[in-house]
RNA sequence: GCCAGGAUAGCUCAGUUGGUAGAGCAAUGCAUUCGUAACGCAUAGGUCGCGAGUUCGAAUCUCGCUCCUGGCU
Numbered sequence: 001g002c003c004a005g006g007a008u009a010g011c012u013c014a015g016u017u018g019g020u021a022g023a024g025c026a027a028u029g030c031a032u033u034c035g036u037a038a039c040g041c042a043u044a045g046g047u048c049g050c051g052a053g054u055u056c057g058a059a060u061c062u063c064g065c066u067c068c069u070g071g072c073u
Stems, first nucleotide, its partner, number of pairs: 001072007010025004019056001027043004049065005
């Protein structure tokens, strides 16, 4: 230099055809218990890597850039 994959909640990851952003774990509160843990219920937590474009509407499509992983030379 070229090719492929990836970046979404504190962590690990979904999100299939463009139409209200989700799960598990973690956190907080409640309930339970003599008390703690576990189990149960609830709540909070997101500029979807950055910028621009297309569109009535973009995590999703297009372009550029940054970072990570692998491969080729």